[in-house]
Context: one part of a larger RNA
RNA sequence: GUCCGCGAGUUACGAUAUGUGGCAAGGUUAAGUCUUAAGGACGUAGCCGAAGCGAAAGCGAGUGUUAACUGCGCGUUGAGUCGCAUGUCGUAGACCAGAAACCGAGUGAGCUACCCAUGGCCAGGGUGAAUCCACUGUAACAGGUGGGGGAGGCCCGAACCAUUGCAUGCUGAAAAAUGCUUGGAUGAGCUGUGGGUUGGAGUGAAAGGCUUACCAAACUCGGUGAUAGCUGGUUCUACUCGAAAUAGCUUUAGGGCUAGCCUCACGUGGUAGCGGUUGGAGGUAGAGCACUGACUGGAUGAUGGCCCUUACCAGGGUACUGACGCCAUUCAAACUCCGAAUGCCAGCCGUGAAAUCGUGGGAGUCAGACUGCGGGGGAUAAGCUCCGUAGUCGAAAGGGAAACAGCCCAGACCGCCAGCUAAGGCCCCAAAAGCAAGCUAAGUGACUAAGGAUGUGGGAUUGCAUAGACAGCUAGGAUGUUGGCUUAGAGGCAGCCACCAUUUAAACAGUGCGUAAUAGCUGACUAGUCGAGUGAUUCUGCGCCGAAAAUGAUCGGGACUAAGCUUGCUGCCGACGCUGCGGAUGCGUCUAUCUUCGGAUAGAUGCGUGGUAGAGUAGCGUUCUAUAUGGAUUGAAGCGUAAGGGGAACCGAACGUGGACUGUAUAGAAGUGAUUAUGCGGAC
Numbered sequence: 001g002u003c004c005g006c007g008a009g010u011u012a013c014g015a016u017a018u019g020u021g022g023c024a025a026g027g028u029u030a031a032g033u034c035u036u037a038a039g040g041a042c043g044u045a046g047c048c049g050a051a052g053c054g055a056a057a058g059c060g061a062g063u064g065u066u067a068a069c070u071g072c073g074c075g076u077u078g079a080g081u082c083g084c085a086u087g088u089c090g091u092a093g094a095c096c097a098g099a100a101a102c103c104g105a106g107u108g109a110g111c112u113a114c115c116c117a118u119g120g121c122c123a124g125g126g127u128g129a130a131u132c133c134a135c136u137g138u139a140a141c142a143g144g145u146g147g148g149g150g151a152g153g154c155c156c157g158a159a160c161c162a163u164u165g166c167a168u169g170c171u172g173a174a175a176a177a178u179g180c181u182u183g184g185a186u187g188a189g190c191u192g193u194g195g196g197u198u199g200g201a202g203u204g205a206a207a208g209g210c211u212u213a214c215c216a217a218a219c220u221c222g223g224u225g226a227u228a229g230c231u232g233g234u235u236c237u238a239c240u241c242g243a244a245a246u247a248g249c250u251u252u253a254g255g256g257c258u259a260g261c262c263u264c265a266c267g268u269g270g271u272a273g274c275g276g277u278u279g280g281a282g283g284u285a286g287a288g289c290a291c292u293g294a295c296u297g298g299a300u301g302a303u304g305g306c307c308c309u310u311a312c313c314a315g316g317g318u319a320c321u322g323a324c325g326c327c328a329u330u331c332a333a334a335c336u337c338c339g340a341a342u343g344c345c346a347g348c349c350g351u352g353a354a355a356u357c358g359u360g361g362g363a364g365u366c367a368g369a370c371u372g373c374g375g376g377g378g379a380u381a382a383g384c385u386c387c388g389u390a391g392u393c394g395a396a397a398g399g400g401a402a403a404c405a406g407c408c409c410a411g412a413c414c415g416c417c418a419g420c421u422a423a424g425g426c427c428c429c430a431a432a433a434g435c436a437a438g439c440u441a442a443g444u445g446a447c448u449a450a451g452g453a454u455g456u457g458g459g460a461u462u463g464c465a466u467a468g469a470c471a472g473c474u475a476g477g478a479u480g481u482u483g484g485c486u487u488a489g490a491g492g493c494a495g496c497c498a499c500c501a502u503u504u505a506a507a508c509a510g511u512g513c514g515u516a517a518u519a520g521c522u523g524a525c526u527a528g529u530c531g532a533g534u535g536a537u538u539c540u541g542c543g544c545c546g547a548a549a550a551u552g553a554u555c556g557g558g559a560c561u562a563a564g565c566u567u568g569c570u571g572c573c574g575a576c577g578c579u580g581c582g583g584a585u586g587c588g589u590c591u592a593u594c595u596u597c598g599g600a601u602a603g604a605u606g607c608g609u610g611g612u613a614g615a616g617u618a619g620c621g622u623u624c625u626a627u628a629u630g631g632a633u634u635g636a637a638g639c640g641u642a643a644g645g646g647g648a649a650c651c652g653a654a655c656g657u658g659g660a661c662u663g664u665a666u667a668g669a670a671g672u673g674a675u676u677a678u679g680c681g682g683a684c
Base pairs, nucleotide, nucleotide: 001684002683003682004681005680006679011092012091013090014089015088016087017086018085019084020083021082022081023080026048027047028046032042033041034040052059053058062074063073064072065071095233096232097231098230102223103222104221105220106219107218113197114196115195116194117193118192119191120190121189122187124156125155126154127152132147133146134145135144136143160184161183162182165180166179167178168177199215201211202210203209236619237618238617239616240615241614246259247258248257249256250255260365261364262362263361264360265359266358267357271355273351274350275349276348277347278346279345280344286338287336288335292332293331294330296328297327298326300325304320305318306317307316308315368393369392370391371390372389373388374387375386376385377384398409399408400407413583414582415581416580418579419578420577424573425572426571427558428557429556433570434569435568436567437566438565439564445560451545452544455542456541457540458539459538460537461536462535463534464533472529473528474527475526476525478502479501480500483497484496485495508523512521513520584609585608586607587606588605589604590603591602592601593600594599620673622670623669624668625667626666627665628664629663630662631661638657639656640655644651645650
């Protein structure tokens, strides 16, 4: 891991609601007793109900309050009670499994920590302290030399003890080792045996270490089914309806309680909803500046500053400041002289198989997600966060978006090798397409901006142009004059001022390059040549550049110049949508038959039948009991295979195996249903 077996809402006593049965203004016994032992008889203590109100005395269909209520509170007006069954609640372990812990009583120092008693062990080598002896030395000591001597938590190094580093091992040879290497090795040394100290206690050269292979409180048993707002699991089927992820409060935030939303029962007034109409409340969007503030310019100009004047008073000037008011221009969630659309409330009319409301039984939900729209927070960031509003997902399958809970279309009762459509599509993958008029040349289509550009299509305005434009080519582009000033120089062209006049077809007191300054080139301007369009501005369609990322690229792919884009037209494909045909079922209505008058069955017809948590309903199967009735050695149950039947759980002939029990009907009682609990036991 697979298979087989086991494995989780039970029981007792109370409460409450519903169903059902008995009796009924009553209902009922408990302990116990008797007995023919049963579906028995007795037993009336007690309990509930038939009357309430008041703290009570007490009064009573009333009563309390009060001095007293025309009042106000609670009552009077609907039958209970005793069994049984079911739902739920309470008290109990209370659906099952699971702690870390806490407490009590015991068991442990054969491991290990420390201690006590008594024993044992430490190859070999080195170093050479003191005492001592001799000599020397000293006044004597001290000191020196040699010899002898053999100290030491001394040195090197086996046994022994330890375990530093590395490698191996890491389902090991081993639940801590092996190999190499390393530390101590006469000491605070190592070790044998016997003994002692223990669980909030011991022992500890101290690491929270050790106390029998996991010690910040050992192990065993008990309290014990501790508790667990946590996690996991919770077993057959079909049918009807079907949520929530919100509010308030909470030592509350992943838990609760009440309400909201779901379900069931009973009751309920054209109730709810929708459409129309009439009438309302309101200060949002927008807009505005009349208030409150913010804000730009202008004219006017108070006050103040500065200057002048002045004995004082006064006065004058000012390119400073700039109030109030005026004119013009803007802005506002906490501004409003104004002010919608929606939405909301109400009356009336219409529609309305109930979707409304009330009472009672049972819940679940309190982590929500994304998308569009209106906003707050953030950075007008986030698959961000918080509200409002609508949708979808949640709890929704199907078609589309390549793939893709939340987007688009559309809500799956079952069947059909029938038809029509939605979104989206129609070259091939892959079902289905063509036409017409334009656009694009970028593979744009098939990612983005500021910004940039004689890309290209369309529209508008405007200048010049056969009295010849635009572009090109040829020629001219002069004179006073080198204008004046400045300057070393300044001659069109460093800079300042002026910018005239003449000859002309035209020609600047000069557009740029250039020179030290001149010179030189060129432009404006003009003529000729040529012969028809040529410039500018603006609006708009489609394109271009801007465009850099880490494994190999791409529109889903192939491919496409349409099979791209825009507009129009006509077709087709396309879903579990709609239609057709057949069937099932829930609710309503009608008809018929039956009826214990509650209803049941059959047919027709209308509307329904996605579904998690959850509520309600009807069934299947397992074991046992009672009653009735069957089967079985001419082969029961079980097992294998399985015709066939049923709306499902399931039922099941025949055959094989097996070798002794077992069905059906009606009731009743439960140890009553397992793919999942890192479930438990077994087999492989």
The part of an RNA shown here (large-subunit ribosomal RNA, domain II) has 684 nucleotides and comes from a marine sediment metagenome. It matches the Rfam family "Bacterial large subunit ribosomal RNA".